[in-house]
RNA sequence: UGCCUAAGUUCCGCGCCCUUCGCGGAACGCGGGGGAACCACAGGAAGCGUCAGCAGCUUCCGGGGGCGAAUCGGCAUACGCCGUAGGACACUUCCGAGUCCGAGCCCGUCAGCUAACCCCGCCGGCGCUACGGA
Numbered sequence: 001u002g003c004c005u006a007a008g009u010u011c012c013g014c015g016c017c018c019u020u021c022g023c024g025g026a027a028c029g030c031g032g033g034g035g036a037a038c039c040a041c042a043g044g045a046a047g048c049g050u051c052a053g054c055a056g057c058u059u060c061c062g063g064g065g066g067c068g069a070a071u072c073g074g075c076a077u078a079c080g081c082c083g084u085a086g087g088a089c090a091c092u093u094c095c096g097a098g099u100c101c102g103a104g105c106c107c108g109u110c111a112g113c114u115a116a117c118c119c120c121g122c123c124g125g126c127g128c129u130a131c132g133g134a
Stems, first nucleotide, its partner, number of pairs: 001127004008028008029122006039112001043061006063110001064107004072083004086101004093134004
């Protein structure tokens, strides 16, 4: 001085040899979760039942959810490879080209949407002229 990300700015108090910095608190800003009415949903398979179907009954099987672009498929089981929904790349948008990502973590049997209301986060990782046209 820029990039990814919600992840920044400022103020107050204390500590520190001053600044920087550390701890605690607050405001603004950015982001996330819970939470009515209405609406939505109310699993799958088999059998019984019936003219057939619906309702109902019996048995067996399976938990669910959140942050994030990070989901899904195939081949391999040497745990990796090839793709893919989707995502990022320097004022903004569109078009074209190129490169890269396509993870990880959390809740703990529980949460659809959701006004009022309640709660939480602001980490971490990189770069140094960063493609062209309108």

Background:
This is a predicted structure of a 134-nucleotide RNA (c-di-AMP riboswitch aptamer (ydaO/yuaA leader)) from a soil metagenome. The coordinates come from a structure-prediction model, not an experiment, and the mean pLDDT is 82.